Predicted 3D model of RNase P RNA and transfer RNA as a complex of 441 nucleotides. The coordinates come from a structure-prediction model, not an experiment, and the mean pLDDT is 75. It holds a member of the Rfam family "Bacterial RNase P class A". Rfam describes the family as follows. Ribonuclease P (RNase P) is a ubiquitous endoribonuclease, found in archaea, bacteria and eukarya as well as chloroplasts and mitochondria. By type it is a ribozyme.

RNA sequence: CGAGCCGGCCGGGUGGUCGCGGCCGGGUGCACCCCAGGGUGCGUACCCGGUCGAGGAAGGUCGGGGCUCCGUAGGGCAGGAUGCUGGCUAACGGCCAGUCGGGGCGACCCGCAGGAAAGUGCCACAGAGAACAGACCGCCGAUGGGCAGUUCCGCUGCCACAGGUGAGGGUGAAACGGUGCGGUAAGAGCGCACCAGCACCCGGGGUGACCCGGGUGGCUCGGUAAACCCCAUCCGGAGCAAGGUCGUAUCGGGGGCGGCUGGCCCGGCCCAUGCCCCCGGGUGGACCGCUUAGAUGGAUGACCACCCAUCCGGCAACCGGCAACGGCCCGGUGGACAGAACCCCGCCUACAGGCCGGCUCGCUCG
RNA sequence: CGGGAAGUAGCGCAGCUUGGUUAGCGCGCAGCGUUCGGGACGCUGAGGCCGGGGGUUCAAAUCCCCCCUUCCCGA
Numbered sequence: 001c002g003a004g005c006c007g008g009c010c011g012g013g014u015g016g017u018c019g020c021g022g023c024c025g026g027g028u029g030c031a032c033c034c035c036a037g038g039g040u041g042c043g044u045a046c047c048c049g050g051u052c053g054a055g056g057a058a059g060g061u062c063g064g065g066g067c068u069c070c071g072u073a074g075g076g077c078a079g080g081a082u083g084c085u086g087g088c089u090a091a092c093g094g095c096c097a098g099u100c101g102g103g104g105c106g107a108c109c110c111g112c113a114g115g116a117a118a119g120u121g122c123c124a125c126a127g128a129g130a131a132c133a134g135a136c137c138g139c140c141g142a143u144g145g146g147c148a149g150u151u152c153c154g155c156u157g158c159c160a161c162a163g164g165u166g167a168g169g170g171u172g173a174a175a176c177g178g179u180g181c182g183g184u185a186a187g188a189g190c191g192c193a194c195c196a197g198c199a200c201c202c203g204g205g206g207u208g209a210c211c212c213g214g215g216u217g218g219c220u221c222g223g224u225a226a227a228c229c230c231c232a233u234c235c236g237g238a239g240c241a242a243g244g245u246c247g248u249a250u251c252g253g254g255g256g257c258g259g260c261u262g263g264c265c266c267g268g269c270c271c272a273u274g275c276c277c278c279c280g281g282g283u284g285g286a287c288c289g290c291u292u293a294g295a296u297g298g299a300u301g302a303c304c305a306c307c308c309a310u311c312c313g314g315c316a317a318c319c320g321g322c323a324a325c326g327g328c329c330c331g332g333u334g335g336a337c338a339g340a341a342c343c344c345c346g347c348c349u350a351c352a353g354g355c356c357g358g359c360u361c362g363c364u365c366g
Numbered sequence: 367c368g369g370g371a372a373g374u375a376g377c378g379c380a381g382c383u384u385g386g387u388u389a390g391c392g393c394g395c396a397g398c399g400u401u402c403g404g405g406a407c408g409c410u411g412a413g414g415c416c417g418g419g420g421g422u423u424c425a426a427a428u429c430c431c432c433c434c435u436u437c438c439c440g441a
Stems, first nucleotide, its partner, number of pairs: 001362010012307007020053009029042006055337001059348002062346005067239004074266004079235005084098005099113001100111004114230002119228002121224003136169002138165003143162002145159005177195006196220002198217008243288004251280007258270003308335001311332004318327003367440007376393004386424001395411005417433005
């Protein structure tokens, strides 16, 4: 100098003018009370002053928790969620550190990463055969059979009939370990050596996942659990339109029979002439919940000046340079994604541009 | 604001549960036949990368995750 990786942060600033919402104070106004000057109240209207007023994601609503209610939610079944290990946390499917697997020369990144030698299912097409495998071509035909050479036994040759063979070809995503030697009629873990994997045993390290080393066994066992399922752990349901207070209205018809929270059962609780379900009508306002932003049709903005990042153009002056040109110079441009609605912790998604720190690889110079 | 569904030819729908060879059906569209001509009818045909992206798998419309759009319910 170029290419790249990781982490953290900002996401316009200052001033002025005008405007919006909440709260507080004052004045005008209105109503009421005592009484001639004050006091009290006001979801109303106007004016003045003070103070506060969006985000890193306020978004998606994916996962948790607080909070509230459901007549306590105890047990079982069903259902759902999570899934390497150890920690953190109120909790989580989150975070941190590690293990294993995969990718990258590397910094580093990615992983819904338990079990397929519990059971069941599926593996299309192609192919002979697709999971207790399988003979289409090929190879062999030792053994058995047929025919021939000779009359018999035996031997030899031919046939490729029974049959053997998973080495070679071919199909496929996948064909039941790989290489070599021996062996054989031809072959084959059939035997042996090495390699790979698996199971079991032993020693060592680690809290653990797991790692390192040694031995035994020819054991060679396909994939799929983001298929059913098994194992382990966790989960009662609904959501601020939860729910509460005051107020308005408060009828009729049908059905069920004890009723009560979510899918069922048991258990539990409550009550007995009530309670539940459905249909049609009637009434339908306000406050609390609610917040150091707090609306209830939703405020948090606009303009101007200077400055800053960015980008574009330029050389009259300033700086560098012989010059072209470049700049800490001049002129212009100009700030993304997006906007709270009960609160909080996370995740995911969107985002112009910029700052800081650490690290890797390549080239060049000393 | 809260809760819940659905995106497949021009339109309306199947297929997804149990992944498989070339994704079907009706209407519509195009051509031909029939008719004097039109409609109806008969025959033939075109038209889709299953809303977008990523993953699991040999293989994805279908299973999983993240987005986008539309619709429904609620005192």